[in-house]
Predicted 3D model of a 72-nucleotide RNA (transfer RNA) from Candidatus Portnoybacteria bacterium RIFCSPHIGHO2_01_FULL_40_12b. Its mean pLDDT, the model's own confidence on a scale to 100, is 83.
RNA sequence: GCCAGCAUAGCUCAGCGGUAGAGCAACUCUUUCGUAAAGAGUAGGUCGGGGGUUCAAAUCCCUCUGCUGGCU
Repeated sequence: GCCAGCAUAGCUCAGCGGUAGAGCAACUCUUUCGUAAAGAGUAGGUCGGGGGUUCAAAUCCCUCUGCUGGCU
C1' cells in the first nucleotide's frame, strides 16, 4: 500500500428494514440465626462519528475513526 472482518448495557454476545434483547455483573425483595446457593423483580443503551436511500435504518449504501486478520 491492497483486501476482509468486527464496533449494540459494566463484561461476553444476539438481533439481517417495522417497540433494542439474553447470560453474567449491579441493586431491591423472599427464603436463612447469618452467609452462600435458590426464587422473584428493578435499573442500566442517542446501537463508534458523519452523510445518503426509505413512509420507516442497529439492520441497506458511502465515508471517517479504532481494533483484529490476510496479502505484498
Its Rfam family is "tRNA". Its family is annotated with triplet codon-amino acid adaptor activity in the Gene Ontology. Rfam classes the family as a transfer RNA. The same sequence occurs in records of 4 taxa.